Predicted 3D model of an 80-nucleotide RNA (Glycine riboswitch aptamer) from Streptomyces otsuchiensis. The RNAcentral record of the sequence draws on MGnify.
RNA sequence: CGCGCGGGAGAGCCCCCGAGACCUCGGGGCGCCGAAGGAGCAAGUCCUCCCUUGAAUCUCUCAGGCCGACCUACCGCGCG
Numbered sequence: 001c002g003c004g005c006g007g008g009a010g011a012g013c014c015c016c017c018g019a020g021a022c023c024u025c026g027g028g029g030c031g032c033c034g035a036a037g038g039a040g041c042a043a044g045u046c047c048u049c050c051c052u053u054g055a056a057u058c059u060c061u062c063a064g065g066c067c068g069a070c071c072u073a074c075c076g077c078g079c080g
Base pairs, nucleotide, nucleotide: 001080002079003078004077005076006075007074012030014029015028016027017026018025019024031066032065033064037062038060039059040058044053
């Protein structure tokens, strides 16, 4: 690093419109979450200087997500 198993959170289904027998679904609006991914920077590093390099559960929210499911960083175990 890869595969498998287990654990694994967060945030409105609020308003409007349409459809619908019901559950609900679709579109729009605003609000919100961050632990897929992505982006940014510190110390440090290279170094005469500029530059180079530079992590994150920190920041941004582009994407993604806010019933539930899926996914999920991270952790444990096994195998290669």
The coordinates come from a structure-prediction model, not an experiment, and the mean pLDDT is 76. The organism belongs to Streptomyces, within Bacteria.